[in-house]
RNA sequence: AGAGCCGGACAGGCCACCGCUGCGGGAUAUUUCCCGGAGAGGAAAGUCCGGGCUCCACAGGGCAGGACGCCGGAUAACAUCCGGGAGGGGCGACCCUCAGCAAGCGCAACAGAAAGCAGACCGCCGCAUCUAUUGCGGUAAGGGUGAAACGGUGGGGUAAGAGCCCACCAGAUGCUCUGGUAACAGAGCAUGCUGGGCAUGCCUCGUCUGGAGCAAGACCAAAUAGGGAAGGCGGCUGGCCCGGCCGAGCCUUCCGGGUAGGUUGCUUGAGGGUGCGGGUAACCGCACUCCUAGAGGAAUGGUGGCCCCCGCCUUCGGGCGGCGACAGAACCCGGCUUAUCGUCCGGCUCUUGUG
RNA sequence: GCGGCUGUAGCUCAGCUGGAUAGAGCAACAGGCUACGAACCUGUAGGCCGGGAGUUCGAAUCUCUCCAGCCGCACCA
Numbered sequence: 001a002g003a004g005c006c007g008g009a010c011a012g013g014c015c016a017c018c019g020c021u022g023c024g025g026g027a028u029a030u031u032u033c034c035c036g037g038a039g040a041g042g043a044a045a046g047u048c049c050g051g052g053c054u055c056c057a058c059a060g061g062g063c064a065g066g067a068c069g070c071c072g073g074a075u076a077a078c079a080u081c082c083g084g085g086a087g088g089g090g091c092g093a094c095c096c097u098c099a100g101c102a103a104g105c106g107c108a109a110c111a112g113a114a115a116g117c118a119g120a121c122c123g124c125c126g127c128a129u130c131u132a133u134u135g136c137g138g139u140a141a142g143g144g145u146g147a148a149a150c151g152g153u154g155g156g157g158u159a160a161g162a163g164c165c166c167a168c169c170a171g172a173u174g175c176u177c178u179g180g181u182a183a184c185a186g187a188g189c190a191u192g193c194u195g196g197g198c199a200u201g202c203c204u205c206g207u208c209u210g211g212a213g214c215a216a217g218a219c220c221a222a223a224u225a226g227g228g229a230a231g232g233c234g235g236c237u238g239g240c241c242c243g244g245c246c247g248a249g250c251c252u253u254c255c256g257g258g259u260a261g262g263u264u265g266c267u268u269g270a271g272g273g274u275g276c277g278g279g280u281a282a283c284c285g286c287a288c289u290c291c292u293a294g295a296g297g298a299a300u301g302g303u304g305g306c307c308c309c310c311g312c313c314u315u316c317g318g319g320c321g322g323c324g325a326c327a328g329a330a331c332c333c334g335g336c337u338u339a340u341c342g343u344c345c346g347g348c349u350c351u352u353g354u355g
Numbered sequence: 356g357c358g359g360c361u362g363u364a365g366c367u368c369a370g371c372u373g374g375a376u377a378g379a380g381c382a383a384c385a386g387g388c389u390a391c392g393a394a395c396c397u398g399u400a401g402g403c404c405g406g407g408a409g410u411u412c413g414a415a416u417c418u419c420u421c422c423a424g425c426c427g428c429a430c431c432a
Base pairs, nucleotide, nucleotide: 001351002350003349004348005347006346007345008344009343010342012307013306014305015304016303017302018301020039021038023036024035025034026033027032041326045337046336048335049334050333051332052331053213054212055211056210060242061241062240063239065209066208067207068206069205070084071083072082073081074080085098086097087096088095089094099204100203104202105201106198107197121143122142123139124138125137126136127135128134151169152168153167154166155165156164170194171193172191173190174189175188176187177186178185179184217264218263219262220261227255228254229253230252231251232250233249234246235245236244257431258430259429271290272289273288274287275286276285277284278283309322310321311320312319313318356428357427358426359425360424361423362422365381366380367379368378374412383399384398385397386396387395405421406420407419408418409417
């Protein structure tokens, strides 16, 4: 210098004017005005997970269902994160995946003789015979098919062959030892054991899991026909059973009727920043400090100027254009995933060149 | 805001317990029939199964993720 990997931060800035929505103060005196101060995000998004909160009396037991799945840790919890292990990819920095097909059942089109009990189409060998495009038997070494054909090489052996036997190599299983909390790794011995794929097929094992959601829930106010039909004996329970609680004219659904107003829940929270300490890290503890939207058919905007950024042109003075990406809170947090113009910072790898 | 459902030819739908050419009806086009049309008969074209990844030998089908569309909801008696 070129190519690339991982992580983090920002999300144009300042000024003036005019607006919008809450809050505090004042005036007016009941709806307006003045002053001050505040006002979207890293994803506010998708709603894919987890939790807080609220109600169902407590949220209890079992079955079913669902989710997760190497090991250890973090956490309020998780499908998240951190560290480690194994396998795979990349020259590398680094990235991706994860229980069990050696418990059972199931699936594998076409091709192929045969597709999971193995298996004889060609070939090889033996025997028989009517001597040929024959029959029977043996053989998985060779050929061919396929995504996949039941360890590999060599030797012995045999009619021909074959872990049939032997040596070496690869793997598996069992036992023992060593290291590690563990997953696992390494070593030794034994067994010829060679027993492929799919569990994002049913399933098995282990862990977790009650349901609904702020349109939850609570209070106030207004209005109407406590009317009609069907169904049930119950409701909580929106899978089922048991238990528990509530209820004796009560409940569910539909049709019809009425109101579609206000307050609360509502934003100070597993919160942010700095420092110190513990831990490899995720994270945790302590001290100090900060307050940072709470709207409700729903505010957070517009215009002008300067600087900055990008593109084009250039007589290198500048001029013109773009005013800049994805995108807009709705009870609140922790994650994941997806979208994103660009700029900056940190760590690292490969190649080439120079010293 | 919350909950649920569906995407396959131009339209309406099958196929969804994985199996290689993805079918049916209507519509379109061409030919026949007819004096000419319609109907009828024959034939043809039209799809990468909403997009992208993954599992598998193999995906419309199974899993994940994104996109688009549709439906439902408050309170009182």
Molecule: RNase P RNA; transfer RNA
Organism: Desulfovibrionaceae bacterium